[in-house]
RNA sequence: ACAAACCGGGGUGUCCGCAAACGCGGGCUGAGAUCAAACCCGUUGUACCUGACCUGGGUCAUGCCAGCGUAGGGAGAAGAUCAUGAAA
Numbered sequence: 001a002c003a004a005a006c007c008g009g010g011g012u013g014u015c016c017g018c019a020a021a022c023g024c025g026g027g028c029u030g031a032g033a034u035c036a037a038a039c040c041c042g043u044u045g046u047a048c049c050u051g052a053c054c055u056g057g058g059u060c061a062u063g064c065c066a067g068c069g070u071a072g073g074g075a076g077a078a079g080a081u082c083a084u085g086a087a088a
Stems, first nucleotide, its partner, number of pairs: 006076001007042004012036001013028006048073003054067004
């Protein structure tokens, strides 16, 4: 320096087909589409939320891409050693 453990935070859309319904199967993007106990993220914070039934482009369709965004929020601490300090 990084990782791990523990603790905590978060998202899970869209289209097609079948079906009376519960639901099932398949396609697209993605780390992840409530298939997981998985994936991502934890203040060194773009994980995620708000703005947003937003704007432009594109798609069978969709936060699919870009803008918004140097935006506003957003979940992590303990212990040991050393130095400084009257102490904190």